[in-house]
RNA sequence: AUGAACCUUCGGGGCAGGGUGCAAUUCCCUACCGGCGGUGACGGCGCGAAUGCGCGCCGAAGCCCGCGACUCCCGGAACUGCGAAUGCGGAUCCGGGACUGACUUGGUGAGAAUCCAAGGCCGACGGUGACAGUCCGGAUGAGAGAAGGUUUAA
Numbered sequence: 001a002u003g004a005a006c007c008u009u010c011g012g013g014g015c016a017g018g019g020u021g022c023a024a025u026u027c028c029c030u031a032c033c034g035g036c037g038g039u040g041a042c043g044g045c046g047c048g049a050a051u052g053c054g055c056g057c058c059g060a061a062g063c064c065c066g067c068g069a070c071u072c073c074c075g076g077a078a079c080u081g082c083g084a085a086u087g088c089g090g091a092u093c094c095g096g097g098a099c100u101g102a103c104u105u106g107g108u109g110a111g112a113a114u115c116c117a118a119g120g121c122c123g124a125c126g127g128u129g130a131c132a133g134u135c136c137g138g139a140u141g142a143g144a145g146a147a148g149g150u151u152u153a154a
Stems, first nucleotide, its partner, number of pairs: 002153009017029003031134002033123002035067004042059007062121002071098007079090004103119005125137003
């Protein structure tokens, strides 16, 4: 350093200002925000070496490839309520499936979905005196994963 098992911790941001209205952080103008892994022509650091080459490490995409959350469906395990019973329900855990948003133009260049510039676009469900990416709620939940530790194997 790698595989396996287990444990601990961590693991999402955002309507300022104005308009209409009895009433809107929900409408209108404007503003603001960007989970996780991968890739990465960029950047930084180090080493070799020689400047322009090579290697290593770190950072780098909301709209490129995937994943997670919401919602729905199916199966399994053990538990449990009703019932004489085939059965009909409840809640817990595990697994699988469906669903799952959004980018163009110009520049540079051998090459751009990632760089530079400009203009765009996207954002679960329930609630609300009025339509919500930003308020309240499920959620002190779940979770992609991240870091550290213990044991063990060759």
A computed fold for a 154-nucleotide RNA from Paenibacillus sp. P22, annotated as FMN riboswitch aptamer (RFN element). RNAcentral records the identical sequence in 3 taxa. Rfam family: FMN riboswitch aptamer (RFN element). Rfam links the family to the GO term FMN binding.